This is a predicted structure of an 89-nucleotide RNA (TPP riboswitch aptamer (THI element)) from Roseovarius mucosus.
The sequence is in RNAcentral, with records from MGnify.
The model forms 95% of the base pairs in the Rfam consensus.
The organism belongs to Roseovarius, within Bacteria.

RNA sequence: UCCGUUGGGGUGCCCGUGUUCCGGGCUGAGAGGUGUAAAGCCAACCCAUCGAACCUGAUCCGGGUGAUGCCGGCGUAGGGAACGGACUU
Numbered sequence: 001u002c003c004g005u006u007g008g009g010g011u012g013c014c015c016g017u018g019u020u021c022c023g024g025g026c027u028g029a030g031a032g033g034u035g036u037a038a039a040g041c042c043a044a045c046c047c048a049u050c051g052a053a054c055c056u057g058a059u060c061c062g063g064g065u066g067a068u069g070c071c072g073g074c075g076u077a078g079g080g081a082a083c084g085g086a087c088u089u
Base pairs, nucleotide, nucleotide: 001086002085003084004083005082006048007047008046009045012026013025014024015023016022032042033041034040054079055078056077060073061072062071063070
């Protein structure tokens, strides 16, 4: 670095004569499906200790936006899911 298996994780904001459904816009790897809904399940995607995937702090601070974890800070913070094989040096 690649592969396999296993495991972890999020799914937000906004607009429309649409009204619980449909269409569209923004960011992103990902904003999907099933379900009255919640839960759950399925799918895609991302991440797995060399761990910023993701959670907490956070109803936080600064900037920006039509709006939003949208951007930055916080962050050498506190947590966070691993084994096997192949190849190379």